RNA sequence: CUUAUAAAGAGUGGUGGAGGGACUAGGCCCUAAGAAACCCGGCAACCGGCGUGCACGGUGCUACAUCCUACAGGAAACUGGAAGAUAAG
Numbered sequence: 001c002u003u004a005u006a007a008a009g010a011g012u013g014g015u016g017g018a019g020g021g022a023c024u025a026g027g028c029c030c031u032a033a034g035a036a037a038c039c040c041g042g043c044a045a046c047c048g049g050c051g052u053g054c055a056c057g058g059u060g061c062u063a064c065a066u067c068c069u070a071c072a073g074g075a076a077a078c079u080g081g082a083a084g085a086u087a088a089g
Stems, first nucleotide, its partner, number of pairs: 001089005011040001013039003019030003024070004041062003045059004049054002066083001071080003
C1' cells in the first nucleotide's frame, strides 16, 4: 500500500500500585470492592497444520457497538465515508 473482517464470544486468579477507554475535540464510562503493564487461564477473528473440528502452531482478543459523537445525506431511526484496530499478501 491492497483486500477482508468486526453490534457475538472470553477471570471470583497471581504480580503490580494509578491510571485507562487509538489521535484531536466534546461527552460519557471504568478504576483502592484495585487502572495500565506482565504471567496464568479463557475466547475463537485470520493464516498455517491436520485426524474436519482440534485449540496443535503464529498472530490476535479477553468492560461499555471500534464506548458515543465529529464528515456527508436524513426530522429521526439509520446509511455511507474518513480515521484507527486485526489478519493475509
The RNA shown here (SAM riboswitch aptamer (S box leader)) has 89 nucleotides and comes from a pig gut metagenome. The model forms 93% of the base pairs in the Rfam consensus. Rfam family: SAM riboswitch aptamer (S box leader). From the family's description: The SAM riboswitch is found upstream of a number of genes which code for proteins involved in methionine or cysteine biosynthesis in Gram-positive bacteria. Its mean pLDDT, the model's own confidence on a scale to 100, is 82.